Overview:
SAM riboswitch aptamer (S box leader) from Rossellomorea vietnamensis, 106 nucleotides, folded computationally. The organism belongs to Rossellomorea, within Bacteria. Of the family's consensus pairs, 97% are formed in the model. Rfam family: SAM riboswitch aptamer (S box leader). Rfam describes the family as follows. The SAM riboswitch is found upstream of a number of genes which code for proteins involved in methionine or cysteine biosynthesis in Gram-positive bacteria. Rfam links the family to the GO term regulation of gene expression.
C1' cells in the first nucleotide's frame, strides 16, 4: 500500500497539562466543547494477539487498539406498512458501499 478473515447496540476519566477547535471523509443533519476542544502525560478498559488455565470459564495487561451519543444518524438497493391522482414521500426492517480495530497474507 493492498488482499483476506472475523468484530464493530458491551466495557472505559469529577485526573495533570495544554488553549480552541472536535465527532474520519464528502455532502445533508444531529450533537459535543471557556462548567475547558484537539494533542500530550497519567489512569481505566479488555476487542483481538500473547501467555497461563482441561476449558467455550477465567486470570494477567506484554503487543495492538479503546476510553460522549450503534461506527453519533443518514446517503446505495430490496422488501414491508402507511400517505397520496400520481411523479413519489415518511417509518421499519434487511443487505450493501464507506470506515474504524485486529489478525494473517502479497
Nucleotide at each position: 500500500c493492498u488482499c483476506u478473515u472475523a468484530u464493530c447496540c458491551a466495557g472505559a476519566g469529577u485526573g495533570g497539562u495544554g488553549g480552541a477547535g472536535g465527532g474520519a471523509u464528502c455532502u445533508g443533519g444531529c450533537c459535543c466543547u471557556g462548567u475547558g476542544a484537539a494533542g500530550c502525560c497519567c489512569a481505566g478498559c479488555a476487542a483481538c494477539c500473547u501467555a497461563c488455565g482441561u476449558a467455550u470459564a477465567g486470570u494477567a495487561a506484554g503487543g495492538u487498539g479503546c476510553u460522549a451519543a450503534u461506527u453519533c444518524c443518514a446517503g446505495c438497493a430490496a422488501a414491508a406498512u402507511g400517505g397520496g391522482a400520481a411523479g413519489u414521500c415518511a417509518u421499519u426492517u434487511u443487505g450493501g458501499a464507506a470506515g474504524a480495530u485486529a489478525a494473517g497474507g502479497u